RNA sequence: CUCUUAUCAAGAGAGGCGGAGGGACGAGCCCGAUGAAGCCCGGCAACCCCGGUCACCAAGACCGGAAGGUGCCAAUUCUUGCAGAGCCCCGGAGGCUGCUGAGAGAUAAGAG
Numbered sequence: 001c002u003c004u005u006a007u008c009a010a011g012a013g014a015g016g017c018g019g020a021g022g023g024a025c026g027a028g029c030c031c032g033a034u035g036a037a038g039c040c041c042g043g044c045a046a047c048c049c050c051g052g053u054c055a056c057c058a059a060g061a062c063c064g065g066a067a068g069g070u071g072c073c074a075a076u077u078c079u080u081g082c083a084g085a086g087c088c089c090c091g092g093a094g095g096c097u098g099c100u101g102a103g104a105g106a107u108a109a110g111a112g
Stems, first nucleotide, its partner, number of pairs: 001112008013041001015040003021031003025081004042073003047069002049065006077104001082101003085097004
């Protein structure tokens, strides 16, 4: 980097260093010197993992745990980007919706 599978409406500090940027990309809309990114500490969760119950050929389901490997800690993956549905408007164009599916992206586990 590519592929496969799963998940993405919950959760997480008014700490230290640091100094201007950040929210993947485009558009939008936001966050930021009442201090961004990054690093450290702290925390959340529980994918891998550990223990147990059911099953026991196996897949798998559930309960508990967090020592270890990751991850995560503004806003739904902040919204949207393609197609559709419902409603509004209606000549066409257009508008709205915690709607549906896809795409894109993120993370984990496995494979190449």
SAM riboswitch aptamer (S box leader) from Desmospora sp., 112 nucleotides, folded computationally. Model confidence (mean pLDDT): 83 of 100. Lineage of the source: Bacteria > Bacillota > Bacilli > Thermoactinomycetaceae > Desmospora.